[in-house]
């Protein structure tokens, strides 16, 4: 330099162009003499940034940034 993939909650990851979710963590409660385990609740998001298309974009298109891999 070229090619491909990835970027969504604190972490790991889902989400057919149509209400952004799960598990774990943290937190509150139940249970226990107490702790762990188990069970339940509530909370937690400018979907990396900027544009475009569309009635509607996490999703499609363009540009930028970051990460990983391959080729030379």
């Nucleotide at each position: 330099g070229c090619c491909g993939c990835c970027c969504u909650a604190g972490c790991u990851c889902a989400a057919u162009g149509g209400c952004a979710g799960a598990g774990c963590a943290a937190u509150c409660g139940c249970u226990u003499u107490g702790u762990a385990a188990g069970c339940g609740g509530a909370a937690g998001g400018u979907u990396c940034c900027g544009g475009g298309u569309u009635c509607a974009a996490g999703u499609c298109c363009c540009g930028g940034g970051g990460g990983c891999g391959g080729c030379u």
Model confidence (mean pLDDT): 82 of 100. Transfer RNA from Candidatus Microgenomatus sp., 72 nucleotides, folded computationally. It was read from a public genome assembly. Rfam family: tRNA. By type it is a transfer RNA.